[in-house]
Annotation
Large-subunit ribosomal RNA, domain IV from a hot springs metagenome, 349 nucleotides, folded computationally. The coordinates come from a structure-prediction model, not an experiment, and the mean pLDDT is 87. Its Rfam family is "Bacterial large subunit ribosomal RNA".

Context: one part of a larger RNA
RNA sequence: CCCUCGUUAAGGAACUAGGCAAAAUGUACCCGUAACUUAGGGAGAAGGGUAGCCUGCGGAGAUGACAUCAUGCGAUGUUGUCUUUGUAGGUCGCAGAAGAGAGGCUCUAGCGACUGGUUAACAAAACCACAGGUCUCUGCGAAGUCGUAAGACGACGUAUAGGGGCUGACACCUGCCCAGUGCCGGAAGGUUAAAGGGAGCGGUUAGCGCAAGCGAAGCUGCGAACUGAAGCCCCGGUGAACGGCGGCGGUAACUAUAACCGUCCUAAGGUAGCGAAAUUCCUUGUCAGGUAAGUUCUGACCCGCACGAAUGGUGUAACGACUGGAGCACUGUCUCAACGAGGGACUCG
Numbered sequence: 001c002c003c004u005c006g007u008u009a010a011g012g013a014a015c016u017a018g019g020c021a022a023a024a025u026g027u028a029c030c031c032g033u034a035a036c037u038u039a040g041g042g043a044g045a046a047g048g049g050u051a052g053c054c055u056g057c058g059g060a061g062a063u064g065a066c067a068u069c070a071u072g073c074g075a076u077g078u079u080g081u082c083u084u085u086g087u088a089g090g091u092c093g094c095a096g097a098a099g100a101g102a103g104g105c106u107c108u109a110g111c112g113a114c115u116g117g118u119u120a121a122c123a124a125a126a127c128c129a130c131a132g133g134u135c136u137c138u139g140c141g142a143a144g145u146c147g148u149a150a151g152a153c154g155a156c157g158u159a160u161a162g163g164g165g166c167u168g169a170c171a172c173c174u175g176c177c178c179a180g181u182g183c184c185g186g187a188a189g190g191u192u193a194a195a196g197g198g199a200g201c202g203g204u205u206a207g208c209g210c211a212a213g214c215g216a217a218g219c220u221g222c223g224a225a226c227u228g229a230a231g232c233c234c235c236g237g238u239g240a241a242c243g244g245c246g247g248c249g250g251u252a253a254c255u256a257u258a259a260c261c262g263u264c265c266u267a268a269g270g271u272a273g274c275g276a277a278a279u280u281c282c283u284u285g286u287c288a289g290g291u292a293a294g295u296u297c298u299g300a301c302c303c304g305c306a307c308g309a310a311u312g313g314u315g316u317a318a319c320g321a322c323u324g325g326a327g328c329a330c331u332g333u334c335u336c337a338a339c340g341a342g343g344g345a346c347u348c349g
Base pairs, nucleotide, nucleotide: 001344002343003342004341005340006339007338008337010335011334014333019330027051028050029049030048031047036041038169052091053090054089055088056087057086058085059084060083061082062081063080064079065078066077067076068075069074092096104328105327106326107325108324109323110322111320112319116128117127132167133166134165135164136163137162138161144153145152146151170315171314172313173312175245176244177243180242181241182238183237184236185235186234189233190232191231195227196226200222201221202220203219204218207214208213246264247263248262249261250260273307274304285301286300287299288298289297
């Protein structure tokens, strides 16, 4: 010097990103216990008191002996033993849950309702799941999934069932847009494949012709019109489908602001609620609270760079090894270090 421990004057978080670590709390019984609340909780809330040993007097229970009555069970009394409990008095120590083991607590926000699950071996969370909500598919040889198939699961189930998507208890709610994309429905018209259809054109050659050439049938190559489904175009619907939810100018008898007006554009221009937020750049916004002092925190304001309604919005008791802020208690975290114990390091072997 390192590791693991013990103790520490005065102070008590001044340490630090952060009370990390440590300390403190800790048992039983009694008293007592707030806001809030889904009336269950919160709650072991918080905060107090008592606890050893001896003696006296009571209560309750178990059990033995003896006596009396009744003798079928049993009842009563006396006297022991044991357990438990109440109360009063006494007594010793610094200390009586005398050792070990055994919640620190409160206030206030954020997120997620909760119990649960997760990155085996740096992350346990606000992530995943969840009950609940909703949309959609599926009528049974179901849809869906695996498999080339047979076949199997679904399910020895049958729409109060099964598959898929999104959301995520509960409470109050969930606005506008169907122009684009998707999905569903429609079938009049346009377009359109194979196929059908064969107009027409070509190759070959019996034949004809002096030749150039023409050229039947057959075989063969190409092939127009016309008929031809779904799909697409088209017409509707649909947002708890993918998604989207404006700009400029003016205006009130102080000023400021604009309920109001005009205009352009759009499919429609963000409703309720919330808001410097896990979202706010400017920003340490402004005001208030808390502190002697607060870029964090809480409550407001709204100028929302760039919240917003099941990619859910806003609340919410309970819950959380979650994440901020504040306090009480407590402490070697610190001011500022000291001493001690054991094990290393070091020396010898």